Transfer RNA from an Opitutales bacterium, 73 nucleotides, folded computationally. The RNAcentral record of the sequence draws on ENA.
[in-house]
RNA sequence: GCGGGCUUAGCUCAAUUGGCAGAGCGCGACCUUGCCAAGGUCGAGGUUGUGAGUUCGAACCUCAUAGCCCGCU
Numbered sequence: 001g002c003g004g005g006c007u008u009a010g011c012u013c014a015a016u017u018g019g020c021a022g023a024g025c026g027c028g029a030c031c032u033u034g035c036c037a038a039g040g041u042c043g044a045g046g047u048u049g050u051g052a053g054u055u056c057g058a059a060c061c062u063c064a065u066a067g068c069c070c071g072c073u
Stems, first nucleotide, its partner, number of pairs: 001072007010025004019056001027043005049065005
C1' cells in the first nucleotide's frame, strides 16, 4: 500500500437482508423471608464508532473517516 471482518445499554450479544432498537447479566425500587441468598414484579439506562448522502422512512443502502483484529504485498 491492497483486501476482508468487527464497532448497537455498564458488560456479552441479537435485530427475519429499509418500517418507530431488544434479550441475558449487571443497576435501582418493591414483594416474598426473622436476616442473607435464591425467586417474583416494575423501572432507569441508546442519537446504533464519527460525519455526510439516498429515501416518506436508515442499525441495515452509498461515500468519507477513526479504532481493533486477520490475510496479502

It matches the Rfam family "tRNA". Rfam's curators write: Transfer RNA (tRNA) molecules are approximately 80 nucleotides in length. Rfam classes the family as a transfer RNA.